[in-house]
Molecule: Bacterial large signal recognition particle RNA
Organism: Actinomycetota bacterium
RNA sequence: CCGUGCUAGGCGGGGAGCCAGCGGUGCCCUGUACUCGCAAUCCGCUUUAGCGAGGCUGAAUCCCCGCCUGCGGGCUUCGGUUGUACGUGAGCAUUUGGAGCGCGGGCGAUGAAGGUUAGGUCCCACGCGGCGUCAGUUCGUGAACCCGGUCAGGUCCGGAAGGAAGCAGCCGUAAGCGAUGCCUGGCGGGUGUUGUGGGAGUGCCGAACUGGAGCCAUGCGCACAAACAGCGCGUGCAGCCGCUGCACAAGGGCGGGUGCACGG
Numbered sequence: 001c002c003g004u005g006c007u008a009g010g011c012g013g014g015g016a017g018c019c020a021g022c023g024g025u026g027c028c029c030u031g032u033a034c035u036c037g038c039a040a041u042c043c044g045c046u047u048u049a050g051c052g053a054g055g056c057u058g059a060a061u062c063c064c065c066g067c068c069u070g071c072g073g074g075c076u077u078c079g080g081u082u083g084u085a086c087g088u089g090a091g092c093a094u095u096u097g098g099a100g101c102g103c104g105g106g107c108g109a110u111g112a113a114g115g116u117u118a119g120g121u122c123c124c125a126c127g128c129g130g131c132g133u134c135a136g137u138u139c140g141u142g143a144a145c146c147c148g149g150u151c152a153g154g155u156c157c158g159g160a161a162g163g164a165a166g167c168a169g170c171c172g173u174a175a176g177c178g179a180u181g182c183c184u185g186g187c188g189g190g191u192g193u194u195g196u197g198g199g200a201g202u203g204c205c206g207a208a209c210u211g212g213a214g215c216c217a218u219g220c221g222c223a224c225a226a227a228c229a230g231c232g233c234g235u236g237c238a239g240c241c242g243c244u245g246c247a248c249a250a251g252g253g254c255g256g257g258u259g260c261a262c263g264g
Stems, first nucleotide, its partner, number of pairs: 001264006009057003012030004020046005034054005063257007072248001074246002078242011091231002094227004100222005105216003114210004119205003122199006128192002131188006138179004147172004155164003
């Protein structure tokens, strides 16, 4: 160095989670690298760390070690965004206030502001009218027979004279149906240039009297005060995204290392 036969080893790995810890089944990422049995209200083991049984390969492209690269998930500083909770009235928006300011405008001796009086607006009660609706009244219609009156014909009683019941028809009427307008009564209202009485009253509206010269919630631009958590701002929590860092890490690349026996 070659050949033959064996052995060690290998026949996937990793992440999170669970666990005293290590693995497995399950989930996830890579990737194609045996079979059977056990296994998440779990299965097996004990720092040597799946257990049990069987099979293939086997000293090197396949095993072991180191370095480089690196899918991926985990944690983390910072940032962004969304949602949510709390806070914040220094900022913005909104609302209100008045002897506020400025520039305009309007009203006013045909009488401003203010004051007084009695009112309206608001509430309750009782009325009047009107509207709507219901009922009654009036008129009309309306009963084959089980409503009334009159009852032709016919029927019955009677020797006769005369009586009796009673259909149709006619007249009237009950229940019901219909009509139009008047009248009466009941109920109701987003009723009406309505009335009376009582109540409330910070405010607003107009009138009379007083008063005797100012007034304006009229436009614009400002200032002050109050209210207001809508926007914005701050903080916490959660989801997602990005950056940084930390370990872990499949796969890939490079380099190195590693048995036994026999024979030639």